Large-subunit ribosomal RNA, domain I from a Caldifarciminota bacterium, 582 nucleotides, folded computationally. The prediction has a mean pLDDT of 83. The organism belongs to Caldifarciminota, within Bacteria. Its Rfam family is "Bacterial large subunit ribosomal RNA". RNAcentral holds the full RNA, with entries from ENA.

[in-house]
Context: one part of a larger RNA
RNA sequence: GGCAUAUGGUGGAUGCCUUGGCAGGAGUAGGCGAUGAAGGACGUGGCUGGCUGCGAUAAGCCUCGGGGAGCCGUCUAGCAGGCUUAGAUCCGGGGAUUUCCGAAUGGGGGGCAACCCAGGUCCGGAAAACCGGGCCUAUCCCGAAAGGGAAGCUAACCCAGGGAAUUGAAACAUCUUAGUACCUGGAGGAAGAGAAAGUAACCACGAUUCUCAAAGUAGCGGCGAGCGAAAUGGGAAGAGCCUAAACCCAUUCCUGUGUUAAAGUCCGUGGACGUUGCAGGAAGGGGGUCGUGGGAUGCGGAAAUGCCAAUUACGGUGAGGCAGGAGAGUUACAAAAUUGAUUGUUAAUCGAGGAGAUCUGGAAAGGUCCAUCACAGAGGGUGAUAAUCCCGUAGAUGAAAACCAUCAAUCUCUCCUUCUGUAUUCCCAAGUACCUUGGGACACGUGAAAUCCUGAGGGAAUCUGGGUAGACCACUACCUAAGGCUAAAUACUCACUCCUGACCGAUAGUGAACAAGUACCGUGAGGGAAAGGUGAAAAGAACCCCAGACGGGGAGUGAAAAGAAUCUGAAACCAUAUGCUU
Numbered sequence: 001g002g003c004a005u006a007u008g009g010u011g012g013a014u015g016c017c018u019u020g021g022c023a024g025g026a027g028u029a030g031g032c033g034a035u036g037a038a039g040g041a042c043g044u045g046g047c048u049g050g051c052u053g054c055g056a057u058a059a060g061c062c063u064c065g066g067g068g069a070g071c072c073g074u075c076u077a078g079c080a081g082g083c084u085u086a087g088a089u090c091c092g093g094g095g096a097u098u099u100c101c102g103a104a105u106g107g108g109g110g111g112c113a114a115c116c117c118a119g120g121u122c123c124g125g126a127a128a129a130c131c132g133g134g135c136c137u138a139u140c141c142c143g144a145a146a147g148g149g150a151a152g153c154u155a156a157c158c159c160a161g162g163g164a165a166u167u168g169a170a171a172c173a174u175c176u177u178a179g180u181a182c183c184u185g186g187a188g189g190a191a192g193a194g195a196a197a198g199u200a201a202c203c204a205c206g207a208u209u210c211u212c213a214a215a216g217u218a219g220c221g222g223c224g225a226g227c228g229a230a231a232u233g234g235g236a237a238g239a240g241c242c243u244a245a246a247c248c249c250a251u252u253c254c255u256g257u258g259u260u261a262a263a264g265u266c267c268g269u270g271g272a273c274g275u276u277g278c279a280g281g282a283a284g285g286g287g288g289u290c291g292u293g294g295g296a297u298g299c300g301g302a303a304a305u306g307c308c309a310a311u312u313a314c315g316g317u318g319a320g321g322c323a324g325g326a327g328a329g330u331u332a333c334a335a336a337a338u339u340g341a342u343u344g345u346u347a348a349u350c351g352a353g354g355a356g357a358u359c360u361g362g363a364a365a366g367g368u369c370c371a372u373c374a375c376a377g378a379g380g381g382u383g384a385u386a387a388u389c390c391c392g393u394a395g396a397u398g399a400a401a402a403c404c405a406u407c408a409a410u411c412u413c414u415c416c417u418u419c420u421g422u423a424u425u426c427c428c429a430a431g432u433a434c435c436u437u438g439g440g441a442c443a444c445g446u447g448a449a450a451u452c453c454u455g456a457g458g459g460a461a462u463c464u465g466g467g468u469a470g471a472c473c474a475c476u477a478c479c480u481a482a483g484g485c486u487a488a489a490u491a492c493u494c495a496c497u498c499c500u501g502a503c504c505g506a507u508a509g510u511g512a513a514c515a516a517g518u519a520c521c522g523u524g525a526g527g528g529a530a531a532g533g534u535g536a537a538a539a540g541a542a543c544c545c546c547a548g549a550c551g552g553g554g555a556g557u558g559a560a561a562a563g564a565a566u567c568u569g570a571a572a573c574c575a576u577a578u579g580c581u582u
Base pairs, nucleotide, nucleotide: 001581002580003579004578005577006576007575008574009573015567016533017532020504021503022501023500024499025498026497027496028495029493030492031153032152039101040100041099042055043054044053046079047078049075050074051073061095062094063093064092065091066090070083071082072081106117107116108115118137119136120135121134122133123132124131125130139150140149141148142147157188158186159185160184161183162182168175172222198205199204209236210235211234212233213232219227220226240485241484242483243429247286248285249284251283252282253281254280255279256278257277264273265272266316267315268314269313270312291463293428294427295426296425297423298422299421300420301419302418305323306322307321308320324416325415326414327413328412329411337410338409339408340407341406342405344403345402346401348397349396350395354370356369357368358367359366371388372387373377379391380390381389434458435457436456437455438454439453440452441451444470465480466479467478468477469476520527521526540566543554544553545552546551
C1' cells in the first nucleotide's frame, strides 16, 4: 500500500407521512370603475422585522342578527397593560371612515408613480396681505339649459377589421401551414345566427342554433401534397313579431296663393266667423305588414256591449270620451314601479348509541368477552386500527337585514268596426336589383361556375312586377330582396360552494406544501431558484465535571435520545481496530 471483516464518521437515497398541487363533476356567479376600479406606495400594534387585516375613526368604528366564555391575528414566545354574562373575542347582513399614486381628471412631471406648484369660493385663527381646513376647477360626446354619458381594468369563450412565417409538398413558385399565430376594435353572460327573394324535385318540407349519421361520400386539387361539403334522416330545444309605402286626420309648424265677403269653416237648414280657407312640404297620430299574393281606396253583403259626443240651434255622420266585459304583459312582440306570500343564498341550531370488563402495551381505538344505536357503519381527530370519546354524518329546524327567483294583487297595454265579395284605381323598401370589369367568400384554385359580398363604370320594374332551382334558353316548380327585433337548445371558467379520483406525494405535483413570482440575475423587456417531517406531550435536558467556545462525560425527561445540524438514515467518500498479503 491492497483486500476482507467489524465499529464509527460523512452524506441524505429509500420507506412512511401531508398542510400543497393536478384533473374532473354538479351548482352559483359571470363583472369592477369618476359615489374614483384593478393594482400599488406609505402608514397603522404599548414594545413590531415579515405576512395578514385595516386607513389619520388606521389588527379597527356604528348598527342589526347568530353565538355563549373566554379574548387582545400569525411566524412567536415574552414583558407591560387591558376587555368580558350590563354578553366580549368570534361568525354573518347593512352602514361609516377609507392618506397618496394609479383611467387619474385643477396645472406640471414617465431621464424618480406614490412628488412639486396653483386659481376660485366658503369657514376658522383679533386679520385685504399670513396660516390651516372644506368644496370646485381635465378631455370628448349628447343637450337650449339644467344635467347626463364615456374613458380604465379583467382568465377563457364570442363578433368584426387587418393578417404572417417556420412547416408539408421529401427541392419549390400555384397550393399547404391558415384565415391559424399575432395586432386592433367591440360586446355579452353568453355572443353570433334567425322567421325563406330557402330547400327540394314533379313527391314535398316549413325560422335559427347545436349534435349523431349521411361521409372521408359528392366534389375541389402543380388532379401533387392535400382540402372536403350539402340535401336528407335520427335527436336537443322550440316562439314568433314590429316597421317603410299607399290612404285618412274636424292635430302642430313652414312656404305659396287668396279679399269680389268669393272660395270656405264634417253634412243639411238658419245664424255666427271670416287670414278662418285652399295647395304643397315637414313632424306627430291612425292605418298596414303578406305569397293559397297582401294591403289601401271606392262600391256592395253579413255581423255588432251600453251611454255621451265635435263653434252655435235643430237633425245627421261618428273623430273621440266614459262605463262595462274579455285578453295579455316586463327575454322579442310598449313600458315603469309598489306591496304581499312562498322558496332559496348570505351566520347558525338540534342530532341516537359503551366515561363497558379484562390482556398486552408508554398510551387502546388492537386481542378476548359482554352490550347498544342505526333514515346516522361518509370522513377527520383523539398517545396504535373508534358507528356508540370529540368534530361530525342521516334526518329535522332556522333570518332582524340584504339579494335572487316564482306566484298574486295594484299597475300598464290591447280588443269589443270585425269578417267577406268585387274593380280598366293606388301602394308594396333605388344609385337598389341587374350587366360589364377588378377582387374576395363559398368544400369549389376561373373552371361550363351558378350563389353570396364588394372597388370602378352603366343602370330597371311594382304583381301582366321580381328572384331562385350550379353556364345559358324554354317549360315547370318554389319564393317575395334591397328596414328592424327575437328566449331556449350551444361555447367558456379569472372567481365562489360542495363532491370525486386504478392523479402526484417534496428532483414528484403548480415556478411556488416553507418569507415565492420571494432571494438572486439583468440598464430594461425579462429570467427566476433552493428550502417540508424531534416527540403523544417540550416533558426542549435542573444540577455536577472537562473546556476559551463549539462540544463532550455524568445526572435527569421520555416508550425510545428520537437531543433540536432532531423520523427512517442506503451508497459513493473518510477514519480506527483486527486478520491476510506485498